RNA sequence: GGCCAGGUAGCCAAGUAGUAAGGCAUCGGUCUGCAAAACUGAUAUACACGGGUGCAAUUCCCGUCCUGGCCU
Numbered sequence: 001g002g003c004c005a006g007g008u009a010g011c012c013a014a015g016u017a018g019u020a021a022g023g024c025a026u027c028g029g030u031c032u033g034c035a036a037a038a039c040u041g042a043u044a045u046a047c048a049c050g051g052g053u054g055c056a057a058u059u060c061c062c063g064u065c066c067u068g069g070c071c072u
Base pairs, nucleotide, nucleotide: 001071002070003069004068005067006066007065010024011023012022018055026042027041028040029039030038048064049063050062051061052060
């Protein structure tokens, strides 16, 4: 330098056009002598950045950055 895959909340992670599931973590409650575990409820400005297409973009297109892999 070229090619491929990926970037979603504090962490992991689903979602391939109609305003984002789930788990862990955090906080409250029940329980307990107190905790832990278990059960239960709740909160969070989360779609890498810029532009384009489109009524509508996490999703499609272009560029940039970052991570991993392959080739040279």